RNA sequence: UUGGCGGCUAGGGUUCCGGCUCCGCAGAUGGAGUGGCUGGUCCGAGAGCUGCCGCCCGGGGCGCGCAGCAUCCCGGGUGCACGGCGGGACAAAAGCCCGGGAGA
Numbered sequence: 001u002u003g004g005c006g007g008c009u010a011g012g013g014u015u016c017c018g019g020c021u022c023c024g025c026a027g028a029u030g031g032a033g034u035g036g037c038u039g040g041u042c043c044g045a046g047a048g049c050u051g052c053c054g055c056c057c058g059g060g061g062c063g064c065g066c067a068g069c070a071u072c073c074c075g076g077g078u079g080c081a082c083g084g085c086g087g088g089a090c091a092a093a094a095g096c097c098c099g100g101g102a103g104a
Stems, first nucleotide, its partner, number of pairs: 003053006011043002016040002018037001019034005054078008063069001080100001082103001086098003
C1' cells in the first nucleotide's frame, strides 16, 4: 500500500402509488387511519453477487535514430475478515453512515 464507480440482491422502512378500514358525496373530486398490508416508487452491504476502470506481474505487437518513451492486445494477481451497545440522515428504518470503529 492492498483502490474507485455502476448494476443487482440479502435486508429495510412508509414520503409517494396501490391495498385494506372508516367518514363524506345524488354523483364526482376528496378526508382520516393502517407497514404484526404480499406489492410498485424509494434506501441498501468492508466482511454478499456481478461488471467496468485503476494498480502490480509475465508475455506479445506498433511508431521513432534509439536498450528509452508513448500506445495496443493477451494471461495472471488485487490477500484475510468474528464484531456489539449507542448515535446519525432522509418521510422513516436497515446489513446505509459513525465503522475493517469499541471489543474479540
Source information: The RNA shown here (Guanidine-I riboswitch aptamer) has 104 nucleotides and comes from a soil metagenome. It matches the Rfam family "Guanidine-I riboswitch aptamer". Rfam links the family to the GO term regulation of gene expression. Its mean pLDDT, the model's own confidence on a scale to 100, is 85.